Background
Predicted 3D model of a 72-nucleotide RNA (transfer RNA) from Deinococcus multiflagellatus. Rfam family: tRNA. It is annotated as a transfer RNA. Its mean pLDDT, the model's own confidence on a scale to 100, is 82.

[in-house]
RNA sequence: GAACUGGUAGCUCAGAUGGCAGAGCGGCUGGCUGAAGCCCAGCAGAUGCAGGUUCGAUUCCUGCCCUGUUCA
Numbered sequence: 001g002a003a004c005u006g007g008u009a010g011c012u013c014a015g016a017u018g019g020c021a022g023a024g025c026g027g028c029u030g031g032c033u034g035a036a037g038c039c040c041a042g043c044a045g046a047u048g049c050a051g052g053u054u055c056g057a058u059u060c061c062u063g064c065c066c067u068g069u070u071c072a
């Protein structure tokens, strides 16, 4: 330098062929307990950045950034 893969919650990862953004673990609150743990109920929390297309973009297109793999 080139090709490809990935970037979504604190962590590990899903995601609808464009139409409400999810799970597990973790955190917080309440219940339970003598207290804690387990368990039960609930809450908070995220689409890498900038444009484009569209009524509507996490999704499609372009550029950039970052991670990884391969080639040179």
Stems, first nucleotide, its partner, number of pairs: 001071004006066002010025004016058001019055001027043005048064005